The RNA shown here (transfer RNA) has 74 nucleotides and comes from a Bacteroidia bacterium. It matches the Rfam family "tRNA". By type it is a transfer RNA. From the family's description: Transfer RNA (tRNA) molecules are approximately 80 nucleotides in length. The RNAcentral record of the sequence draws on ENA.
RNA backbone atom coordinates (compact mmCIF):
# COMPACT_ATOMS: atom_id res chain seq x y z
P N A 1 -1.61 3.25 3.95
O5' N A 1 -1.23 2.75 2.68
C5' N A 1 -0.90 3.67 1.98
C4' N A 1 -0.68 2.58 0.00
C3' N A 1 -1.78 1.59 0.00
O3' N A 1 -3.43 2.38 -0.69
C1' N A 1 0.00 0.00 0.00
P N A 2 -4.53 1.69 -0.22
O5' N A 2 -4.49 0.01 -0.60
C5' N A 2 -4.91 -0.81 -1.83
C4' N A 2 -4.83 -1.62 -2.58
C3' N A 2 -6.12 -2.65 -1.32
O3' N A 2 -7.05 -1.92 -2.38
C1' N A 2 -4.41 -3.52 -0.72
P N A 3 -8.58 -2.32 -1.51
O5' N A 3 -8.54 -3.96 -1.01
C5' N A 3 -9.05 -4.83 -1.97
C4' N A 3 -8.88 -6.08 -1.29
C3' N A 3 -10.44 -6.61 -0.08
O3' N A 3 -11.40 -6.58 -0.81
C1' N A 3 -8.35 -7.07 0.61
P N A 4 -12.61 -6.28 0.41
O5' N A 4 -12.80 -6.92 1.09
C5' N A 4 -12.81 -8.59 1.17
C4' N A 4 -12.73 -9.69 2.45
C3' N A 4 -14.08 -8.64 3.28
O3' N A 4 -15.00 -9.14 3.17
C1' N A 4 -11.54 -8.99 4.37
P N A 5 -16.51 -9.13 3.68
O5' N A 5 -16.50 -8.54 5.38
C5' N A 5 -16.31 -9.75 5.77
C4' N A 5 -15.87 -9.62 7.26
C3' N A 5 -17.04 -9.27 8.61
O3' N A 5 -18.63 -9.35 8.80
C1' N A 5 -14.78 -8.39 8.76
P N A 6 -19.45 -8.36 8.49
O5' N A 6 -19.04 -7.32 10.18
C5' N A 6 -18.55 -8.49 11.37
C4' N A 6 -18.33 -6.91 12.45
C3' N A 6 -18.77 -5.95 12.90
O3' N A 6 -19.95 -6.33 13.82
C1' N A 6 -16.43 -5.46 12.45
P N A 7 -21.01 -5.25 13.87
O5' N A 7 -20.41 -4.09 14.32
C5' N A 7 -20.12 -4.20 16.22
C4' N A 7 -19.89 -2.61 16.38
C3' N A 7 -20.51 -1.94 16.84
O3' N A 7 -20.63 -1.19 18.13
C1' N A 7 -19.15 -0.69 15.34
P N A 8 -21.17 -1.75 19.13
O5' N A 8 -22.98 -0.49 19.36
C5' N A 8 -23.42 -0.46 18.59
C4' N A 8 -25.33 -0.34 18.88
C3' N A 8 -25.22 -0.86 20.37
O3' N A 8 -24.96 0.22 21.44
C1' N A 8 -26.72 -1.86 19.00
P N A 9 -24.28 -0.38 22.87
O5' N A 9 -25.45 -0.51 23.53
C5' N A 9 -26.32 0.70 23.90
C4' N A 9 -26.42 1.40 25.40
C3' N A 9 -25.52 0.57 26.48
O3' N A 9 -25.71 1.22 27.82
C1' N A 9 -27.93 -0.16 26.60
P N A 10 -24.48 2.38 28.11
O5' N A 10 -23.69 1.48 28.93
C5' N A 10 -22.25 2.38 29.36
C4' N A 10 -21.74 1.55 30.23
C3' N A 10 -21.21 0.37 29.84
O3' N A 10 -20.68 0.25 29.10
C1' N A 10 -22.66 0.25 31.57
P N A 11 -20.03 -0.60 27.40
O5' N A 11 -20.09 -1.99 28.16
C5' N A 11 -19.20 -2.58 29.22
C4' N A 11 -19.16 -4.01 29.42
C3' N A 11 -19.46 -5.06 28.03
O3' N A 11 -18.27 -5.69 27.22
C1' N A 11 -21.21 -5.35 29.65
P N A 12 -18.75 -6.19 25.96
O5' N A 12 -19.46 -7.37 25.74
C5' N A 12 -18.32 -8.39 26.33
C4' N A 12 -19.66 -9.58 26.33
C3' N A 12 -20.64 -9.65 25.19
O3' N A 12 -19.60 -10.40 24.24
C1' N A 12 -22.03 -10.15 26.44
P N A 13 -19.28 -10.44 22.90
O5' N A 13 -21.00 -11.19 22.03
C5' N A 13 -21.80 -11.26 21.57
C4' N A 13 -23.45 -11.65 21.51
C3' N A 13 -24.37 -11.41 20.66
O3' N A 13 -24.20 -12.10 19.50
C1' N A 13 -25.62 -10.51 22.39
P N A 14 -24.48 -12.09 17.99
O5' N A 14 -26.39 -12.82 18.42
C5' N A 14 -27.08 -11.43 17.36
C4' N A 14 -28.82 -12.28 17.93
C3' N A 14 -29.76 -11.28 17.38
O3' N A 14 -29.46 -12.64 16.27
C1' N A 14 -29.93 -10.87 18.88
P N A 15 -29.49 -12.25 14.50
O5' N A 15 -31.02 -10.78 14.59
C5' N A 15 -32.50 -11.39 14.40
C4' N A 15 -33.01 -10.13 14.74
C3' N A 15 -33.30 -9.28 13.90
O3' N A 15 -34.09 -9.82 12.52
C1' N A 15 -33.04 -7.87 15.96
P N A 16 -33.10 -10.37 10.96
O5' N A 16 -34.05 -9.68 9.85
C5' N A 16 -34.05 -8.29 9.51
C4' N A 16 -33.37 -8.73 8.18
C3' N A 16 -34.45 -9.96 7.15
O3' N A 16 -34.87 -9.59 6.07
C1' N A 16 -31.38 -9.74 6.80
P N A 17 -35.41 -8.65 5.03
O5' N A 17 -35.12 -7.34 6.47
C5' N A 17 -34.67 -6.13 5.98
C4' N A 17 -35.80 -5.18 6.69
C3' N A 17 -37.04 -5.36 6.52
O3' N A 17 -38.40 -5.00 7.28
C1' N A 17 -36.90 -3.47 5.56
P N A 18 -38.55 -6.06 8.59
O5' N A 18 -39.72 -4.63 9.70
C5' N A 18 -39.65 -3.46 10.49
C4' N A 18 -40.32 -2.75 10.41
C3' N A 18 -41.61 -3.39 11.30
O3' N A 18 -42.14 -2.60 12.11
C1' N A 18 -42.01 -2.62 8.95
P N A 19 -41.68 -3.22 13.53
O5' N A 19 -41.66 -1.74 13.88
C5' N A 19 -42.37 -0.22 14.27
C4' N A 19 -42.52 -0.19 15.67
C3' N A 19 -41.25 -0.14 15.89
O3' N A 19 -41.04 0.78 17.12
C1' N A 19 -43.26 -0.84 17.92
P N A 20 -39.49 1.64 16.79
O5' N A 20 -38.37 0.26 16.94
C5' N A 20 -38.45 -0.13 18.34
C4' N A 20 -37.68 -1.21 18.95
C3' N A 20 -37.64 -1.30 20.12
O3' N A 20 -37.86 -2.51 20.58
C1' N A 20 -34.99 -1.55 18.87
P N A 21 -38.67 -2.44 22.35
O5' N A 21 -38.10 -4.23 22.26
C5' N A 21 -37.71 -4.37 23.37
C4' N A 21 -37.12 -5.87 23.13
C3' N A 21 -36.32 -6.68 24.56
O3' N A 21 -37.19 -7.08 25.92
C1' N A 21 -35.06 -7.04 22.43
P N A 22 -36.79 -6.90 27.06
O5' N A 22 -35.72 -8.63 27.03
C5' N A 22 -36.05 -9.49 26.64
C4' N A 22 -34.70 -10.72 26.84
C3' N A 22 -34.17 -10.62 28.22
O3' N A 22 -34.76 -11.24 28.74
C1' N A 22 -32.77 -10.39 26.06
P N A 23 -34.30 -10.84 30.83
O5' N A 23 -32.93 -11.37 30.63
C5' N A 23 -32.54 -12.91 31.02
C4' N A 23 -31.11 -12.59 31.35
C3' N A 23 -30.55 -12.55 32.21
O3' N A 23 -30.42 -13.01 32.93
C1' N A 23 -29.49 -11.85 30.01
P N A 24 -30.52 -12.08 34.48
O5' N A 24 -29.38 -11.82 34.96
C5' N A 24 -27.86 -12.79 35.08
C4' N A 24 -26.45 -11.45 35.16
C3' N A 24 -26.64 -10.51 35.67
O3' N A 24 -26.44 -10.66 36.48
C1' N A 24 -25.87 -9.91 33.69
P N A 25 -26.61 -9.96 37.99
O5' N A 25 -26.06 -8.29 37.87
C5' N A 25 -25.02 -8.11 37.90
C4' N A 25 -24.40 -6.86 37.57
C3' N A 25 -24.86 -5.39 38.64
O3' N A 25 -24.15 -5.25 39.76
C1' N A 25 -25.07 -5.17 36.46
P N A 26 -25.15 -4.81 41.37
O5' N A 26 -25.38 -3.68 40.38
C5' N A 26 -24.82 -2.41 40.40
C4' N A 26 -25.64 -1.00 40.19
C3' N A 26 -26.64 -0.77 40.57
O3' N A 26 -26.50 -0.09 41.99
C1' N A 26 -27.32 -0.63 38.45
P N A 27 -27.41 -0.68 43.59
O5' N A 27 -28.66 -0.09 42.89
C5' N A 27 -28.23 1.66 42.91
C4' N A 27 -29.37 2.13 42.52
C3' N A 27 -31.19 1.88 43.59
O3' N A 27 -30.99 2.81 44.46
C1' N A 27 -31.49 1.37 41.36
P N A 28 -31.22 1.98 45.99
O5' N A 28 -32.94 1.81 45.90
C5' N A 28 -33.87 2.64 45.69
C4' N A 28 -35.50 2.21 45.25
C3' N A 28 -36.04 1.32 46.35
O3' N A 28 -36.27 1.81 47.03
C1' N A 28 -36.35 1.15 43.90
P N A 29 -36.33 0.85 48.68
O5' N A 29 -37.55 -0.20 48.16
C5' N A 29 -38.84 0.27 47.98
C4' N A 29 -39.83 -0.68 47.61
C3' N A 29 -40.12 -2.19 48.81
O3' N A 29 -41.08 -1.83 49.83
C1' N A 29 -40.11 -2.59 46.56
P N A 30 -40.84 -3.18 51.06
O5' N A 30 -41.61 -3.88 50.37
C5' N A 30 -42.57 -4.31 50.43
C4' N A 30 -42.86 -5.89 49.41
C3' N A 30 -42.72 -7.09 50.34
O3' N A 30 -43.42 -7.20 51.50
C1' N A 30 -41.98 -7.56 48.01
P N A 31 -43.34 -7.90 53.02
O5' N A 31 -42.30 -9.28 52.98
C5' N A 31 -42.89 -10.27 52.35
C4' N A 31 -42.44 -11.20 52.24
C3' N A 31 -41.49 -11.56 53.49
O3' N A 31 -41.79 -12.57 54.53
C1' N A 31 -39.95 -11.42 51.31
P N A 32 -41.35 -11.80 56.00
O5' N A 32 -40.15 -12.33 56.35
C5' N A 32 -39.78 -13.55 55.90
C4' N A 32 -37.92 -13.58 56.05
C3' N A 32 -37.24 -12.91 57.52
O3' N A 32 -37.59 -14.10 58.61
C1' N A 32 -36.53 -12.38 55.58
P N A 33 -38.47 -13.26 59.66
O5' N A 33 -37.42 -12.29 60.11
C5' N A 33 -37.92 -11.31 60.81
C4' N A 33 -36.60 -10.25 61.93
C3' N A 33 -35.35 -10.45 61.02
O3' N A 33 -35.73 -8.88 60.40
C1' N A 33 -33.82 -10.88 62.46
P N A 34 -35.47 -8.79 58.25
O5' N A 34 -34.29 -8.41 58.55
C5' N A 34 -33.31 -7.33 58.94
C4' N A 34 -31.65 -7.09 58.76
C3' N A 34 -31.16 -7.57 57.49
O3' N A 34 -31.28 -6.95 56.57
C1' N A 34 -30.01 -8.97 58.77
P N A 35 -31.77 -6.99 54.85
O5' N A 35 -30.16 -7.73 54.38
C5' N A 35 -29.28 -7.04 54.55
C4' N A 35 -27.65 -8.13 53.99
C3' N A 35 -28.29 -8.95 52.66
O3' N A 35 -27.58 -8.21 51.55
C1' N A 35 -27.78 -10.33 54.40
P N A 36 -28.81 -8.48 50.20
O5' N A 36 -27.92 -10.12 49.76
C5' N A 36 -27.10 -10.26 49.23
C4' N A 36 -26.75 -11.90 49.02
C3' N A 36 -27.59 -12.36 48.72
O3' N A 36 -27.16 -12.40 47.10
C1' N A 36 -27.52 -13.42 50.77
P N A 37 -28.37 -12.14 45.63
O5' N A 37 -29.13 -13.33 45.80
C5' N A 37 -28.05 -14.51 45.10
C4' N A 37 -29.35 -15.72 45.41
C3' N A 37 -30.94 -15.56 45.08
O3' N A 37 -30.62 -16.03 43.56
C1' N A 37 -30.72 -16.00 46.90
P N A 38 -31.74 -15.95 42.39
O5' N A 38 -32.93 -15.90 42.62
C5' N A 38 -33.26 -16.96 42.47
C4' N A 38 -34.85 -17.04 43.12
C3' N A 38 -35.67 -16.19 42.45
O3' N A 38 -36.33 -16.77 41.47
C1' N A 38 -35.81 -16.10 44.94
P N A 39 -36.34 -15.49 40.17
O5' N A 39 -37.87 -14.63 40.38
C5' N A 39 -39.05 -15.61 41.04
C4' N A 39 -40.13 -14.50 41.46
C3' N A 39 -40.03 -13.00 40.78
O3' N A 39 -41.32 -13.36 39.48
C1' N A 39 -40.22 -12.46 42.95
P N A 40 -40.70 -12.10 38.42
O5' N A 40 -41.64 -10.87 38.67
C5' N A 40 -42.58 -10.84 38.92
C4' N A 40 -42.77 -9.16 39.36
C3' N A 40 -42.30 -8.07 38.87
O3' N A 40 -43.22 -7.81 37.96
C1' N A 40 -41.72 -7.44 40.97
P N A 41 -42.64 -7.17 36.73
O5' N A 41 -42.31 -5.54 36.61
C5' N A 41 -43.41 -4.50 37.21
C4' N A 41 -42.68 -3.69 37.77
C3' N A 41 -41.91 -2.94 36.96
O3' N A 41 -42.71 -1.68 36.23
C1' N A 41 -40.99 -2.91 38.83
P N A 42 -41.79 -1.67 34.49
O5' N A 42 -40.64 -0.32 34.85
C5' N A 42 -41.03 0.57 35.75
C4' N A 42 -39.70 1.34 36.17
C3' N A 42 -38.67 1.70 35.23
O3' N A 42 -38.79 3.00 34.33
C1' N A 42 -37.53 1.09 36.85
P N A 43 -38.20 3.26 32.82
O5' N A 43 -36.42 3.16 33.27
C5' N A 43 -36.24 4.39 33.67
C4' N A 43 -34.70 4.54 34.02
C3' N A 43 -34.03 4.04 32.64
O3' N A 43 -34.01 5.46 32.50
C1' N A 43 -32.77 2.31 34.42
P N A 44 -34.40 5.39 30.29
O5' N A 44 -32.97 5.01 29.80
C5' N A 44 -31.61 6.01 29.80
C4' N A 44 -30.42 4.80 30.16
C3' N A 44 -30.82 4.61 28.30
O3' N A 44 -30.30 5.55 26.87
C1' N A 44 -30.08 2.65 30.02
P N A 45 -30.71 5.98 25.84
O5' N A 45 -30.27 4.92 24.73
C5' N A 45 -28.56 5.76 24.65
C4' N A 45 -28.18 4.20 23.69
C3' N A 45 -28.55 4.10 22.17
O3' N A 45 -27.63 5.11 21.59
C1' N A 45 -28.53 2.24 23.40
P N A 46 -28.42 5.88 19.92
O5' N A 46 -28.62 4.57 19.57
C5' N A 46 -27.77 4.94 18.27
C4' N A 46 -27.12 3.36 17.80
C3' N A 46 -26.62 2.91 16.68
O3' N A 46 -25.78 2.07 16.63
C1' N A 46 -28.49 1.61 16.56
P N A 47 -24.39 2.72 15.42
O5' N A 47 -23.81 3.37 15.83
C5' N A 47 -23.32 3.24 17.43
C4' N A 47 -22.31 4.67 16.91
C3' N A 47 -22.54 5.62 15.89
O3' N A 47 -23.27 6.31 16.42
C1' N A 47 -20.38 5.15 15.28
P N A 48 -24.33 7.62 15.42
O5' N A 48 -23.05 8.79 14.85
C5' N A 48 -22.78 9.57 14.97
C4' N A 48 -22.19 9.86 14.01
C3' N A 48 -23.01 10.51 12.97
O3' N A 48 -23.39 11.65 13.44
C1' N A 48 -20.63 9.60 12.11
P N A 49 -24.94 12.21 12.39
O5' N A 49 -24.51 12.45 11.24
C5' N A 49 -23.99 13.30 10.81
C4' N A 49 -23.22 13.47 9.24
C3' N A 49 -24.45 13.27 8.11
O3' N A 49 -25.17 14.56 7.77
C1' N A 49 -22.59 12.22 7.36
P N A 50 -26.69 14.37 7.30
O5' N A 50 -26.56 13.89 5.72
C5' N A 50 -26.83 13.77 4.61
C4' N A 50 -26.61 13.28 3.68
C3' N A 50 -27.20 12.54 2.64
O3' N A 50 -27.81 13.25 1.81
C1' N A 50 -24.91 11.29 2.53
P N A 51 -29.59 12.87 1.90
O5' N A 51 -29.13 11.54 0.82
C5' N A 51 -28.62 11.53 -0.52
C4' N A 51 -28.48 9.98 -1.10
C3' N A 51 -29.73 9.47 -1.23
O3' N A 51 -30.32 9.75 -2.60
C1' N A 51 -27.93 8.43 -0.66
P N A 52 -32.19 9.90 -2.54
O5' N A 52 -32.31 8.34 -2.46
C5' N A 52 -31.78 7.65 -4.12
C4' N A 52 -32.22 5.99 -3.86
C3' N A 52 -33.82 5.86 -3.35
O3' N A 52 -34.24 5.65 -4.36
C1' N A 52 -32.08 4.34 -1.62
P N A 53 -36.11 6.84 -4.29
O5' N A 53 -36.72 5.74 -3.16
C5' N A 53 -37.03 4.34 -3.53
C4' N A 53 -37.48 3.40 -2.47
C3' N A 53 -38.60 4.39 -1.61
O3' N A 53 -40.02 4.29 -2.19
C1' N A 53 -37.34 3.87 -0.17
P N A 54 -41.23 5.27 -2.55
O5' N A 54 -41.97 5.38 -1.03
C5' N A 54 -42.15 6.76 -0.60
C4' N A 54 -42.91 6.83 0.56
C3' N A 54 -41.84 6.50 1.64
O3' N A 54 -41.04 7.56 2.12
C1' N A 54 -44.11 5.32 1.61
P N A 55 -39.58 6.72 2.29
O5' N A 55 -39.53 6.48 3.86
C5' N A 55 -40.12 6.66 4.72
C4' N A 55 -39.85 5.10 5.70
C3' N A 55 -38.92 4.58 6.15
O3' N A 55 -38.20 5.25 7.11
C1' N A 55 -40.58 3.29 5.45
P N A 56 -36.36 5.25 6.69
O5' N A 56 -36.13 3.90 6.61
C5' N A 56 -36.04 2.96 8.17
C4' N A 56 -35.12 2.24 8.78
C3' N A 56 -34.25 3.18 9.32
O3' N A 56 -32.99 2.40 9.99
C1' N A 56 -33.33 1.56 6.81
P N A 57 -33.19 2.79 11.30
O5' N A 57 -32.31 2.01 12.36
C5' N A 57 -30.51 2.34 12.76
C4' N A 57 -30.15 1.48 12.34
C3' N A 57 -30.02 0.11 11.41
O3' N A 57 -28.95 0.53 10.30
C1' N A 57 -30.33 -0.81 13.20
P N A 58 -29.32 0.80 8.85
O5' N A 58 -29.42 -0.92 8.56
C5' N A 58 -28.50 -1.62 9.14
C4' N A 58 -28.37 -2.95 8.06
C3' N A 58 -29.17 -3.47 7.03
O3' N A 58 -28.93 -5.08 6.07
C1' N A 58 -31.20 -3.88 8.50
P N A 59 -27.34 -4.86 5.68
O5' N A 59 -27.67 -4.38 4.06
C5' N A 59 -28.55 -4.92 3.15
C4' N A 59 -28.13 -4.20 2.04
C3' N A 59 -27.28 -3.78 1.14
O3' N A 59 -26.30 -3.65 0.81
C1' N A 59 -29.05 -1.90 1.32
P N A 60 -24.69 -3.40 1.18
O5' N A 60 -24.56 -1.94 0.19
C5' N A 60 -24.66 -1.82 -1.28
C4' N A 60 -24.70 -0.82 -1.53
C3' N A 60 -23.65 0.29 -1.20
O3' N A 60 -22.54 0.04 -1.66
C1' N A 60 -25.27 1.67 -1.01
P N A 61 -21.41 0.14 -1.15
O5' N A 61 -20.58 1.66 -0.83
C5' N A 61 -20.71 2.27 -2.56
C4' N A 61 -20.56 3.86 -1.98
C3' N A 61 -19.12 4.31 -1.51
O3' N A 61 -18.29 4.51 -1.67
C1' N A 61 -21.12 5.54 -0.57
P N A 62 -16.92 3.89 -1.48
O5' N A 62 -17.06 5.11 -0.14
C5' N A 62 -16.50 6.59 -0.58
C4' N A 62 -16.50 7.85 0.49
C3' N A 62 -15.79 7.53 1.49
O3' N A 62 -14.02 7.87 1.53
C1' N A 62 -17.83 8.28 1.91
P N A 63 -13.26 7.31 2.84
O5' N A 63 -13.28 8.24 3.48
C5' N A 63 -13.12 9.39 3.92
C4' N A 63 -13.74 9.89 5.39
C3' N A 63 -12.70 8.63 6.52
O3' N A 63 -11.99 9.19 6.78
C1' N A 63 -15.31 9.02 6.84
P N A 64 -10.67 8.02 7.34
O5' N A 64 -11.60 7.95 8.75
C5' N A 64 -11.62 9.33 10.18
C4' N A 64 -11.93 8.43 11.40
C3' N A 64 -11.89 7.30 12.04
O3' N A 64 -10.62 7.90 12.30
C1' N A 64 -13.82 7.34 11.92
P N A 65 -8.86 6.58 12.81
O5' N A 65 -9.60 5.46 13.64
C5' N A 65 -9.42 6.59 14.94
C4' N A 65 -10.33 4.93 15.76
C3' N A 65 -9.93 3.50 15.68
O3' N A 65 -9.08 3.20 16.27
C1' N A 65 -12.01 3.66 15.75
P N A 66 -7.95 2.18 16.37
O5' N A 66 -8.75 0.65 16.39
C5' N A 66 -9.10 0.61 17.75
C4' N A 66 -9.74 -0.80 17.53
C3' N A 66 -8.97 -2.10 16.66
O3' N A 66 -8.22 -2.47 17.54
C1' N A 66 -11.09 -1.97 16.14
P N A 67 -6.40 -3.38 17.23
O5' N A 67 -7.43 -5.00 16.48
C5' N A 67 -7.84 -5.51 17.17
C4' N A 67 -8.62 -6.79 16.41
C3' N A 67 -7.56 -7.28 15.65
O3' N A 67 -6.69 -8.33 16.28
C1' N A 67 -9.53 -6.92 14.48
P N A 68 -5.21 -8.40 15.43
O5' N A 68 -5.85 -9.37 14.34
C5' N A 68 -6.12 -10.84 14.07
C4' N A 68 -6.36 -11.19 12.61
C3' N A 68 -5.42 -10.79 11.60
O3' N A 68 -4.64 -12.51 11.85
C1' N A 68 -7.64 -10.14 11.00
P N A 69 -3.30 -12.43 10.80
O5' N A 69 -3.54 -12.59 9.44
C5' N A 69 -4.18 -13.65 9.10
C4' N A 69 -4.35 -13.06 7.47
C3' N A 69 -3.29 -12.93 6.71
O3' N A 69 -2.31 -14.04 5.97
C1' N A 69 -4.78 -11.36 5.85
P N A 70 -0.96 -13.83 6.14
O5' N A 70 -0.80 -12.92 4.87
C5' N A 70 -0.98 -13.38 3.63
C4' N A 70 -1.01 -12.53 2.15
C3' N A 70 0.10 -11.88 1.94
O3' N A 70 0.78 -12.56 1.34
C1' N A 70 -1.44 -10.10 2.48
P N A 71 2.59 -13.10 1.58
O5' N A 71 3.39 -11.13 0.85
C5' N A 71 2.70 -10.93 -0.55
C4' N A 71 2.88 -9.73 -0.79
C3' N A 71 4.86 -9.71 -1.17
O3' N A 71 5.05 -9.01 -2.12
C1' N A 71 3.44 -8.52 0.59
P N A 72 5.61 -9.44 -3.61
O5' N A 72 5.32 -8.29 -4.77
C5' N A 72 3.67 -8.75 -4.95
C4' N A 72 2.92 -7.84 -5.79
C3' N A 72 3.75 -6.89 -6.66
O3' N A 72 3.03 -6.36 -7.55
C1' N A 72 3.17 -6.04 -4.95
P N A 73 2.75 -7.35 -8.94
O5' N A 73 1.24 -8.03 -9.53
C5' N A 73 1.29 -9.18 -9.07
C4' N A 73 -0.07 -9.63 -8.92
C3' N A 73 -1.46 -8.73 -9.39
O3' N A 73 -2.59 -9.14 -10.03
C1' N A 73 -1.96 -8.79 -6.77
P N A 74 -2.97 -7.83 -11.15
O5' N A 74 -4.62 -8.68 -10.40
C5' N A 74 -5.28 -9.77 -10.82
C4' N A 74 -7.02 -9.98 -9.48
C3' N A 74 -7.70 -8.78 -9.71
O3' N A 74 -8.86 -9.55 -10.37
C1' N A 74 -6.97 -9.28 -7.88
RNA sequence: GGGUUUAUAAUUCAAUGGCAGAAUAGCGGUCUUUUAAACCGUCCACCAGGGUUCGAUUCCCUGUGAACCUACCA
Notes
Its mean pLDDT, the model's own confidence on a scale to 100, is 80.